[in-house]
Context: one part of a larger RNA
RNA sequence: UUGGGCGUAAAGAGUCUGUAGGCGGCCUUAUAAGUCUUGUUUCAAAGACUCCGACUCAAUCGGAGAAAGGGGCAGGAUACUGUUAGGCUAGAGUUAUAUCGGGGUUACUGGAAUUUGCAGUGUAGGGGUAAAAUCCGUGGAUACUGCAAAGAACACCAAGCGCGAAGGCGGGUAACCAGAUAUUUUCUGACGCUCAGAGACGAAAGCUAGGGUAGCCAAUCAGAUUAGAGACCUGAGUAGUCCUAGCUGUAAACAUUGUCUGUUAAUUCUCUGGUUUUUAACUAGGGGAUGCAAGCUAACGCGUUAAACAGACCGCCUGGGGAGUAUAGCCGCAAGGCCGAAACUC
Numbered sequence: 001u002u003g004g005g006c007g008u009a010a011a012g013a014g015u016c017u018g019u020a021g022g023c024g025g026c027c028u029u030a031u032a033a034g035u036c037u038u039g040u041u042u043c044a045a046a047g048a049c050u051c052c053g054a055c056u057c058a059a060u061c062g063g064a065g066a067a068a069g070g071g072g073c074a075g076g077a078u079a080c081u082g083u084u085a086g087g088c089u090a091g092a093g094u095u096a097u098a099u100c101g102g103g104g105u106u107a108c109u110g111g112a113a114u115u116u117g118c119a120g121u122g123u124a125g126g127g128g129u130a131a132a133a134u135c136c137g138u139g140g141a142u143a144c145u146g147c148a149a150a151g152a153a154c155a156c157c158a159a160g161c162g163c164g165a166a167g168g169c170g171g172g173u174a175a176c177c178a179g180a181u182a183u184u185u186u187c188u189g190a191c192g193c194u195c196a197g198a199g200a201c202g203a204a205a206g207c208u209a210g211g212g213u214a215g216c217c218a219a220u221c222a223g224a225u226u227a228g229a230g231a232c233c234u235g236a237g238u239a240g241u242c243c244u245a246g247c248u249g250u251a252a253a254c255a256u257u258g259u260c261u262g263u264u265a266a267u268u269c270u271c272u273g274g275u276u277u278u279u280a281a282c283u284a285g286g287g288g289a290u291g292c293a294a295g296c297u298a299a300c301g302c303g304u305u306a307a308a309c310a311g312a313c314c315g316c317c318u319g320g321g322g323a324g325u326a327u328a329g330c331c332g333c334a335a336g337g338c339c340g341a342a343a344c345u346c
Base pairs, nucleotide, nucleotide: 004317005316006315007300008299012314014201015200016199017198021194022193023192025088026087027086028085030083031082033081034080035077036076037075038074039073040072041071042070043069049065050064051063052062053061054060091191092188093187096183097182098181099180100179103177104176105175106174107173108172109171110154114150115149116148117147118146119145120144121143125136126135162169163168206247207246208245209244210243211242215241216240220236221235222234223233258313259312260311261310262309263308266290267289268288269287270286271285272284273283274282275281276280295302296301319346320345321344329338330337331336
């Protein structure tokens, strides 16, 4: 429990596609289902309401009356909603032309660095730390030079940058796929918006199978520190990190701000187009900043990328703890996920 809310107090689903449903542009036509109206009928009595009356009053009782509203039937109205038929182009899509991007997938490929191996020069240290030690090194390390191999990540460019629905995406080249923007371009003619259920995608970690493993590194071992040290520091180091195929389906998945549409001062930076009188101006679309325009907000702040003013639709909230727990169900190989209480207590 509503005429309330959801940036930070409880509350926007991680994101998108989309079914049912809800809502829906302009002009005519018909209809009359919704809607409005008139008449009629019904909603027993008692009770409630108004007036009058009876018991001294009241409670109580008796009489009379009225309206609102609901249902049925019949007639009428046609602005709006619905339905029917026809038309339109401002929404939406499509074509053409010109562009844009670290959007996706696959294949090939490059250099620096690191580590390892081999060879050479060379000799006693190296490494590490606050200081040390464990550790490596006369079986020749560290350092320098040459050759080779491997795996992973791509310095500078790089930015208040760009792209993507979100997660996310950054060496280079090619192929394929998708997207966005502009334009007095073509065509369709409301084909739209939002979406319960459903489906797809979804960082990291984790799981299964097979590969790979340079560096880093949970676990583990050792050295320090310490009262102790299961840690912080140091030396090693396995899963993992990488690839292929599948699963998992969660994150402070955050802008802690759902999607779409319209309306409302400015100033400024920047990206991609177009036009013009081309050091620039104007304009369309995207990304930021400032802001006492107005307005909103409990305040902080938001402010044409709204948290302003309105509309459509969905999701969600209702004191703290118990608890995202228990139970049942569904999903998963498991880890666990989704849905999700109550007793009790303050």
This is a predicted structure of a 346-nucleotide part of an RNA (small-subunit ribosomal RNA, central domain) from a metagenome. Its mean pLDDT, the model's own confidence on a scale to 100, is 86. The RNAcentral record of the full RNA draws on SILVA.